[in-house]
RNA sequence: AACUUAUCAAGAACGGCCGAGGGAUCAGGCCCCAUGACGCCGUAGCAACCGGUUCUGCAAAAAGCCGGCAGAAUGCCAGGUGCUAAUUCCUGCCCCGCUGGAUCAAAGCGGGGAAAGAUGAGGG
Repeated sequence: AACUUAUCAAGAACGGCCGAGGGAUCAGGCCCCAUGACGCCGUAGCAACCGGUUCUGCAAAAAGCCGGCAGAAUGCCAGGUGCUAAUUCCUGCCCCGCUGGAUCAAAGCGGGGAAAGAUGAGGG
């Protein structure tokens, strides 16, 4: 890397360097960008996946501790990641509803799902 699993409508910015494209990929749309984007670095922040702390319950046990499993703590803490324009910027494939229409399709609007992607935790 493959694979498994959870989450993805909330949240959080300044400074320095660089110098032309950028928003994952392809297409369409829509945005950001020389008033300097993207990227890199620093600092700050957000969140709470992993981790830590405390408490409760369960199993076990004569009982208790440790350990195991589950849960909770207005923001318990913040060590490891991650993140800090726009829902993962939106759409693309499938299904449903509404509009429209004689009917079906196309189209527009709305909803659900899938796929893809991102991040965490596992994972040889």
Source information: This is a predicted structure of a 124-nucleotide RNA (SAM riboswitch aptamer (S box leader)) from an Acidobacteriota bacterium. The prediction has a mean pLDDT of 79.